[in-house]
RNA sequence: GGCGGGAUAGCUUAGUUGGUUAGAGCGUUCGGUUCAUACCCGGAAGGUCGUGAGUUCGACUCUCACUCCCGCUA
Numbered sequence: 001g002g003c004g005g006g007a008u009a010g011c012u013u014a015g016u017u018g019g020u021u022a023g024a025g026c027g028u029u030c031g032g033u034u035c036a037u038a039c040c041c042g043g044a045a046g047g048u049c050g051u052g053a054g055u056u057c058g059a060c061u062c063u064c065a066c067u068c069c070c071g072c073u074a
Base pairs, nucleotide, nucleotide: 001073002072003071004070005069006068007067010026011025012024013023019057028044029043030042031041032040050066051065052064053063054062
């Protein structure tokens, strides 16, 4: 240099032939339980879906460019 895969909450990640609230586990926090702590149960906060543009009535999802990570290859 060429090809392929990936980037979603603090961490690990799901998601979709484009559609009505973007979810889960862990973590954080509040409450319950307990004499107390832990376990357990319930609630809440937390996401510009890597960046920018395009297509569309509508984009995490499709197209293009760029950044970063992983692999294969010359």